[in-house]
About this RNA:
Two RNAs folded together computationally: RNase P RNA and transfer RNA, 485 nucleotides in total. Rfam match: Bacterial RNase P class A. It is annotated as a ribozyme. Its mean pLDDT, the model's own confidence on a scale to 100, is 78.

C1' cells in the first nucleotide's frame, strides 16, 4: 500500500427570531374549604360565657381554574416487528399427577430467559476469524416418490467363475457380490494376500462396537485392549429422556361525577342474607347473554434489577463497595419551522496543473486542485416499565488482528 | 397500545397425512353447432402457492424471518 476480520463510538454543527409540552418560582383575578374576628337570631326573668345557625370581613392557611413573567427538562439506537423473558395488576387455585406448550452438547452469569459469556465437537476460510435447532435411530411405531434385481427380513438385471447339455446362436443348475448400471442413499473404506471367481475369508493403516487407564467439573480428549463388524436416512414425522411452565393483560386494575329501563333470558357445583327446628325448595346477591346509558376527571404514570465516575473480585458474561446525578410522561397525542455560517454527499458552471487518444491549429474523454450556483441530510419518531433477539439504517471517526506485495 | 386470523390462476375457494399434485367453477382465447347471437360442446394459456432462508433426496403443507390484510378489545347501572 491492496485485500479482509473484529469490536467500539456518532447519527449534521452553531447562533438568533418565532411557537409546541411538561415542571416550578413569583405575581394578578375568580370561586371553594379552614381558621381567626366583627354582626344579628335561638336560648334566658336579666346580664355575662360557652354552643348552634345565618351575613359580612381578613398584609392568614391549604389545595383548584384562567391570565402573564421568569427558571429548569424535553425521542431512539433500534422508540419499530411485538418474536422469547420478567416486573405490576386482576382472575383461578388444598397437594400431587396426566394433557398441551416450550427448551435441548458441557460449565458459568443473571431477577427470569429461547438471551450473554467461556469451554468441547463439526463444517468453512492460506489466516486473522466465522457459522451451526448440536440429547436419543441399539426402546417402539410410520416413511423413503420415480428409477432399479433390491430401499432394510436383504437381494441378483449386466457381469466373473463352476458344471451338464447343445441345432454352436445359446440354454439349465450352482457359487460370488470385485465390477458395469439404477437411485439422494445399495449393507465397512483402501491396498496386499487368497481364491475356479470372489468375499472380513485373512492381515496392515483408517473407521466403528464393547471395555480399561490418564487428564478435564464437565461436555470431550489422548493411550491402550478385545471383536472381524453388531450394521442406511429421516425426530424443523410421531414418538423416548431430562429439565421449565395456571390464565389474561395498563384499553390490566381503582377512584369520583353525569346519565339511563332493566319486573328480560340461561345457569345455580360452591358461599353469604331471608323464607324454616331441620332436608329439599323459593328468593337475594352471584356469573353469562341480550337491552339500555356515557364517549368526563383523578390515580396507576413513571426513582428504576436506573444512569455516570473510579477502585476491587473474576480468563469473560457479570459481580461488588464509595461518590456524584434525576434524565419525556402526552391522549385534537408535545420535542417543530425560518434565517444566517460552517461541515458533509450529489450535480452543474468556470479556471489552473497532469495523463490518454486522434490530429497541422485544435478537439474529445478521465484524474487533481481552487471559487460559485443547486438539490439533499440514512433508517426512523415515546405511549405502564425493564432484560434481550430479529430487522432497518446514507455518511463519518477511532482502536486491535490476519495475508500478499514492495521500500528501508 | 394490546390480542388474534389470513394470504395458492384476473375473481372466489380445493389441496396442508411431505413425492402420485399445482387442481375446480366463473371469466378469457380458439375451434364446432347456428342465417347469426346466447345456450350448448371439445381444446388451450394463464401461478415466484404473499417475499427470502433453513431442515430434507424432495417443501403450497415442517420450522425461522420480513411483509400486507382483516377482526377483536374502554367504562357505568
Nucleotide at each position: 500500500a491492496a485485500a479482509g476480520c473484529g469490536g467500539g463510538c456518532u447519527g449534521g454543527a452553531u447562533a438568533g427570531u418565532c411557537g409546541c409540552u411538561c415542571u416550578u418560582u413569583c405575581u394578578u383575578c375568580c370561586g371553594g374549604c379552614g381558621c381567626g374576628g366583627g354582626c344579628c337570631g335561638c336560648g334566658a326573668c336579666g346580664a355575662u360565657g360557652a354552643g348552634c345557625g345565618g351575613c359580612c370581613u381578613g398584609u392568614c392557611g391549604c389545595g383548584g381554574g384562567a391570565g402573564g413573567a421568569g427558571g429548569g427538562g424535553g425521542a431512539g439506537g433500534a422508540a419499530a416487528g411485538u418474536c422469547c423473558g420478567a416486573a405490576c395488576u386482576c382472575c383461578a387455585u388444598a397437594g400431587a399427577g396426566c394433557a398441551g406448550g416450550g427448551u435441548g452438547c458441557u460449565g458459568g452469569g443473571u431477577a427470569a430467559c429461547g438471551c450473554c459469556c467461556a469451554g468441547g465437537a463439526g463444517c468453512c476460510g492460506c489466516a486473522a476469524g466465522g457459522c451451526u435447532a448440536c440429547g436419543g435411530a441399539a426402546a417402539g411405531u410410520g416413511c423413503c416418490a420415480c428409477a432399479g434385481a433390491a430401499a432394510a427380513c436383504a437381494u441378483a438385471c449386466c457381469g466373473c467363475c463352476c458344471c451338464g447339455a447343445u441345432u454352436c446362436g445359446u440354454c439349465g443348475g450352482g457359487g460370488u457380490a470385485a465390477g458395469g448400471g439404477u437411485g439422494a442413499a445399495a449393507a465397512g473404506g483402501c491396498g496386499a494376500g487368497g481364491u475356479a471367481a470372489g468375499a472380513g475369508c485373512u492381515c496392515a493403516c483408517c473407521g466403528c462396537u464393547c471395555u480399561g487407564a490418564u487428564g478435564g467439573c464437565g461436555a470431550c480428549a489422548u493411550c491402550g485392549g478385545a471383536g472381524g463388524c453388531a450394521g442406511g436416512g429421516u425426530a424443523a414425522a410421531c414418538c423416548c429422556c431430562a429439565c421449565c411452565u395456571g390464565g389474561a393483560g395498563c384499553a390490566a386494575g381503582g377512584c369520583c361525577a353525569a346519565a339511563u329501563a332493566g319486573a328480560g333470558g340461561a345457569c345455580c357445583a360452591u358461599g353469604a342474607g331471608g323464607c324454616u327446628g331441620c332436608u329439599c325448595g323459593c328468593u337475594c346477591c352471584g356469573u353469562c347473554c341480550c337491552g339500555g346509558g356515557u364517549u368526563g376527571g383523578c390515580c396507576g404514570c413513571u426513582c428504576g434489577a436506573g444512569c455516570u465516575g473510579a477502585a476491587c473480585g473474576g480468563a469473560g458474561a457479570c459481580g461488588u463497595u464509595c461518590a456524584g446525578c434525576c434524565c419525556a410522561g402526552a391522549a385534537a397525542a408535545a420535542u417543530g419551522a425560518c434565517u444566517a455560517u460552517c461541515c458533509g454527499u450529489g450535480u452543474c458552471c468556470g479556471a489552473a496543473a497532469g495523463g490518454u487518444c486522434a490530429a497541422a491549429u485544435u478537439g474529445g474523454c478521465u484524474u487533481u486542485u481552487c471559487g460559485g450556483g443547486c438539490c439533499c441530510g440514512a433508517c426512523a419518531a415515546a405511549a405502564u416499565u425493564c432484560g434481550g433477539c430479529u430487522u432497518a439504517u446514507a455518511g463519518g471517526c477511532c482502536c486491535g488482528c490476519u495475508u500478499u506485495u514492495c521500500u528501508g | 397500545g394490546g390480542c388474534g386470523g389470513c394470504g395458492u390462476a384476473g375473481c372466489u375457494c380445493a389441496g396442508g397425512u411431505g413425492g402420485c399434485c399445482a387442481g375446480a367453477g366463473c371469466a378469457c382465447g380458439c375451434g364446432g353447432u347456428u342465417c347469426a347471437u346466447a345456450c350448448c360442446c371439445g381444446c388451450g394459456g394463464a401461478g415466484u402457492c404473499g417475499g427470502g432462508g433453513g431442515u430434507u433426496c424432495g417443501a403450497a403443507g415442517c420450522c425461522c424471518u420480513c411483509c400486507g390484510c382483516c377482526g377483536c378489545c374502554a367504562c357505568c347501572a